A computed fold for a 512-nucleotide part of an RNA from an uncultured bacterium, annotated as small-subunit ribosomal RNA, 5' domain. Its mean pLDDT, the model's own confidence on a scale to 100, is 85.
Context: one part of a larger RNA
RNA sequence: ACGAACGCUGGCGGCGUGCUUAACACAUGCAAGUCGAACGAGGUUUAGGGAAGAGCUUGCUCGGAACUAAACCGAGUGGCGGACGGGUGAGUAACGCGUGAGGAACCUGUCUCACACAGGGGGAUAACGCAUCGAAAGAUGUGCUAAUACCGCAUAAGACCACGGGACCGCAUGGUACUGAGGUCAAAGGAGCAAUCCGGUAUGAGGUGGACUCGCGUCUGAUUAGAUAGUUGGUGAGGUAGCGGCCCACCAAGUCAACGAUCAGUAGCCGACCUGAGAGGGUGAUCGGCCACAUUGGGACUGAGACACGGCCCAGACUCCUACGGGAGGCAGCAGUGGGGAAUAUUGGGCAAUGGGCGAAAGCCUGACCCAGCAACGCCGCGUGAAGGAAGAAGGUUUUCGGAUCGUAAACUUCUGUCCUACAUGAAGAGAAGUAGACGGUAGUGUAGGAGGAAGCCCCGGCUAACUACGUGCCAGCAGCCGCGGUAAUACGUAGGGGGCGAGCGUUGUCC
Numbered sequence: 001a002c003g004a005a006c007g008c009u010g011g012c013g014g015c016g017u018g019c020u021u022a023a024c025a026c027a028u029g030c031a032a033g034u035c036g037a038a039c040g041a042g043g044u045u046u047a048g049g050g051a052a053g054a055g056c057u058u059g060c061u062c063g064g065a066a067c068u069a070a071a072c073c074g075a076g077u078g079g080c081g082g083a084c085g086g087g088u089g090a091g092u093a094a095c096g097c098g099u100g101a102g103g104a105a106c107c108u109g110u111c112u113c114a115c116a117c118a119g120g121g122g123g124a125u126a127a128c129g130c131a132u133c134g135a136a137a138g139a140u141g142u143g144c145u146a147a148u149a150c151c152g153c154a155u156a157a158g159a160c161c162a163c164g165g166g167a168c169c170g171c172a173u174g175g176u177a178c179u180g181a182g183g184u185c186a187a188a189g190g191a192g193c194a195a196u197c198c199g200g201u202a203u204g205a206g207g208u209g210g211a212c213u214c215g216c217g218u219c220u221g222a223u224u225a226g227a228u229a230g231u232u233g234g235u236g237a238g239g240u241a242g243c244g245g246c247c248c249a250c251c252a253a254g255u256c257a258a259c260g261a262u263c264a265g266u267a268g269c270c271g272a273c274c275u276g277a278g279a280g281g282g283u284g285a286u287c288g289g290c291c292a293c294a295u296u297g298g299g300a301c302u303g304a305g306a307c308a309c310g311g312c313c314c315a316g317a318c319u320c321c322u323a324c325g326g327g328a329g330g331c332a333g334c335a336g337u338g339g340g341g342a343a344u345a346u347u348g349g350g351c352a353a354u355g356g357g358c359g360a361a362a363g364c365c366u367g368a369c370c371c372a373g374c375a376a377c378g379c380c381g382c383g384u385g386a387a388g389g390a391a392g393a394a395g396g397u398u399u400u401c402g403g404a405u406c407g408u409a410a411a412c413u414u415c416u417g418u419c420c421u422a423c424a425u426g427a428a429g430a431g432a433a434g435u436a437g438a439c440g441g442u443a444g445u446g447u448a449g450g451a452g453g454a455a456g457c458c459c460c461g462g463c464u465a466a467c468u469a470c471g472u473g474c475c476a477g478c479a480g481c482c483g484c485g486g487u488a489a490u491a492c493g494u495a496g497g498g499g500g501c502g503a504g505c506g507u508u509g510u511c512c
Stems, first nucleotide, its partner, number of pairs: 001510002004508005011382006017375002019340001024338003028335003033080003038077002042073007053062004087293003096218007106210002111206004116201002119153001121151002128143006159184003163180003167176003189198003219265003226256003231253006238246001268290004272283004295316005318329004346372001348371003354368001355366004385415004395406004419453001420449006429439001456501005461482003467496005477484002
């Protein structure tokens, strides 16, 4: 010094922190949705509307369908987001991380800027209806329908492809701008009375984010000395956003290593944190950056971005449902349960703030977050009273029986009100106007009450601050080291006294 634990004890507040072990298994709830201003249909309610039909008093009364409008509801197509945020540290000794460079070898949705454009068509499909299969999960057939869904055509460049020309530049492959004639590729609408706004397409630039390469640094073992066949390099083809044995065919025989290869063990890395005068040593909880993982292993799809924690497929283990044919699941999200353990919390409130997703907006979602609860787990602050008070009371302990000591300590007197209790009042946090506060009737403030409700733990042989009495008698016991105890023990046990720290105090563990 600590993310601590254990023993004894425990009044309050503020701010933090809280499974270090089984990356063990998980009941239940919640943690990623949103848009009707992209689209078609359905339903509910309300308002309008009044058909068929019924009663008959023959022109009235019932009756309420189609349809219209508005609001809402849950599915579906479509868009954006589920690649962020949150968790964990299993793996990894590696360009993983840190730091500094590189590209004439790269990508980048949304955002910003610039510029140009949006003409005209087509065929489907879900939803829905009907039918069928299945225990279920679900599936199949058939018929209809829409779009900012899908697909041709047109137009088009400074975009892309291949061919040609001269110019300039560079460290090589090459790069930059100009130019000639070819070829290829776009688009979507919605809201509004309108103005206009939100979108669409192509290209360029910027920004942001990412991928890649390299120098240096990054634990232990030689009781690990040789390792390596896609291995090392070349040519060509493929693949990728891009370079590359990344992959493949062929050719060559290389490549790494005592400056420690390979193998084995251990480990996420850093900013930082602890310690120390520093150099150094140790650690990598919380907070921040990067990486890796998501039951185990593998794989791709979609997409600007994933080889994707709450997506898909396959295989394994496990759990559950089953009509035995077949299906469902993944808390290392927040709570919570069992288990393991010396040991670590609530199945809480709220979107009010900050931030994120969607939306034109209203808004919806958000176990991120903000708060509350539990725990002396840590740090800091406060309190458990203050002043006066000698008959030095009683009582305890001790005694040489005179006394000494606890001790101004108590009693008693006079006060105070931090905390506490009750009542009243009552925020900031909410921005340029309005609305909106979970926390919370909280903090704070005022009044009243009353010393009332609030002290322990360890030690007293030396180190080390603090001594006597009794009990025990190498016993019982103590102990960090030296060592105490065998009849006067300042070392064991108890008491009185004393010392230290104080809502804590000791012990244990670990690091300096």